[in-house]
RNA sequence: GGCGACGUAGCAAAGUGGUAAUGCAGCGGUCUGCAAAACCGCCAUUCGCCGGUCCGAUUCCGGCCGUCGCCU
Numbered sequence: 001g002g003c004g005a006c007g008u009a010g011c012a013a014a015g016u017g018g019u020a021a022u023g024c025a026g027c028g029g030u031c032u033g034c035a036a037a038a039c040c041g042c043c044a045u046u047c048g049c050c051g052g053u054c055c056g057a058u059u060c061c062g063g064c065c066g067u068c069g070c071c072u
Base pairs, nucleotide, nucleotide: 001071002070003069004068005067006066007065010024011023012022018055026042027041028040029039030038048064049063050062051061052060
């Protein structure tokens, strides 16, 4: 330098056109003599950034940034 994959909450990880599951962590509560465990509730107004298409974009398209892999 060329090609490809990926980038979603503190971490992991689904969803792939109609504003986002789940687990762990965290916070609040119930329970308990106090805790732990268990159970209930809460937790993503920029889904890397900028633009485009569309009535509507996390999702499709282009560029850029980052990570990983392959080739030279």
Predicted 3D model of a 72-nucleotide RNA (transfer RNA) from uncultured Oscillochloris sp. It was read from a public genome assembly. Lineage of the source: Bacteria > Bacillati > Chloroflexota > Chloroflexineae > Oscillochloris. It matches the Rfam family "tRNA".